The part of an RNA shown here (small-subunit ribosomal RNA, 3' major domain) has 481 nucleotides and comes from an uncultured bacterium. Model confidence (mean pLDDT): 80 of 100. Rfam family: Bacterial small subunit ribosomal RNA. Gene Ontology terms of the family: ribosome and structural constituent of ribosome.

[in-house]
Context: one part of a larger RNA
RNA sequence: UGACGGGGGCCUGCACAAGCGGUGGAGUAUGUGGCUUAAUUCGAUGCAACGCGAAGAACCUUACCUGGCCUUGACAUGUAGUGGACCGGGUGCGAAAUCACCCUUUUCUUCGGAACUGCUACACAGGUGCUGCAUGGCUGUCGUCAGCUCGUGUCGUGAGAUGUUGGGUUAAGUCCCGCAACGAGCGCAACCCUCGUGUUCUGUUGCCACCCGGAUGUAAAUCCGGAGCACUCUGGACAGACUGCCUGGUUUCAACUAGGAGGAAGGUGAGGAUGACGUCAAGUCAGUAUGGCCCUUACGGCCAGGGCUGCACACGUACUACAAUGCCUGAUAUAAUGGGAAGCAAGACCGCGAGGUGGAGCAAAUCCUCAAAAUCAGGCCCAGUUCAGAUUGUAGGCUGCAACUCGCCUACAUGAAGGAGGAAUCGCUAGUAAUGCCGUAUCAGCUACGACGGCGUGAAUACGUUCCCAGGCCUUGUACA
Repeated sequence: UGACGGGGGCCUGCACAAGCGGUGGAGUAUGUGGCUUAAUUCGAUGCAACGCGAAGAACCUUACCUGGCCUUGACAUGUAGUGGACCGGGUGCGAAAUCACCCUUUUCUUCGGAACUGCUACACAGGUGCUGCAUGGCUGUCGUCAGCUCGUGUCGUGAGAUGUUGGGUUAAGUCCCGCAACGAGCGCAACCCUCGUGUUCUGUUGCCACCCGGAUGUAAAUCCGGAGCACUCUGGACAGACUGCCUGGUUUCAACUAGGAGGAAGGUGAGGAUGACGUCAAGUCAGUAUGGCCCUUACGGCCAGGGCUGCACACGUACUACAAUGCCUGAUAUAAUGGGAAGCAAGACCGCGAGGUGGAGCAAAUCCUCAAAAUCAGGCCCAGUUCAGAUUGUAGGCUGCAACUCGCCUACAUGAAGGAGGAAUCGCUAGUAAUGCCGUAUCAGCUACGACGGCGUGAAUACGUUCCCAGGCCUUGUACA
């Protein structure tokens, strides 16, 4: 100087407390451990591994296993020799890869050769083989915590100290005052994006207030066309918020703090992006790159089938429930983000349904895809039930060479556990939690109940900092570095 302390002081954080909803019990989905296996490919392992790499394992993917094959090789460059094809079509063996056979068959040329391609040979290719403790790059974490340092000066024999400590204050090493310090850098904040208010510009594919015409209608009104850009909206520019104003407090006539006015918004307006010096020899050689080592008729390559989906069990993360603030039936209202050409697909018809037939329109502010909870009416009457839906049987639909291992969906039948979950434990402070549905990527299809977004409905509580956990600053002890 650090680190540590079941030392002290001050402070902060959904850390506790106050609340709301869960997990832990059940069933299922998914990941992991274990066991099994010919193989159940590999990696990730406290927080910070376990719906993680994987934004899609039937084949492919695929790296694993078994079997059948190849050896200059599936891929690249070059050299030497030798040939003329290559491509395309057909037949046979076979699980396929491959192999064999048949048909067809070169181009340019300065005639030296060149292009393309097959074979032979050699340099080499190839390796998801090992080492993340040889590395680059990227990432997680402490932590969006408020810290981490430097120059000059001064002090100290020196390691170092000072500055950065102190008094206040802040979300903040934020700012003010003081001070042997004076300044500066990386962080903080601001500058960036989205949302919230207004002005202005822009009016098509958006809008429809006023006006005109037409259709339906007793009327109210609705629809169509014109005219229009008022309004909504699209997306550009600008304004606006700065403790600027007022009052009180503290006071050093500082910083700041409490309240108020006005305002769409008030004290960082809300959210995002942004992650200092460093820590963990943290993670990744399987994303790519790369040193070293290793394999080279195999640890390389091709193919078929299987496996990654196995199942006594254990754990994590979710979904669905156990019901009446509910379930069922019928009626009825309202979104936003997005996506669409080997695509999205309307109206119509067929089917109980999944779906099928057919195809208007749309490369889309034009067309298509477009809610549910909520609300209204009726039924159920506290029961393993009109709760719950696992499991199983039958019959179907869709994708795809192909759904046996091993896809999703539908109908009918079946109708398991489950009556609120022990010890323990998690999330959340406002348009948040909770709850309802929708969209997208991956993708032929799908295990999505996942991930990432969108909109609807929409709370409760915070006395406070004694305690648990994590962190920051000062100080103290230390036989630790």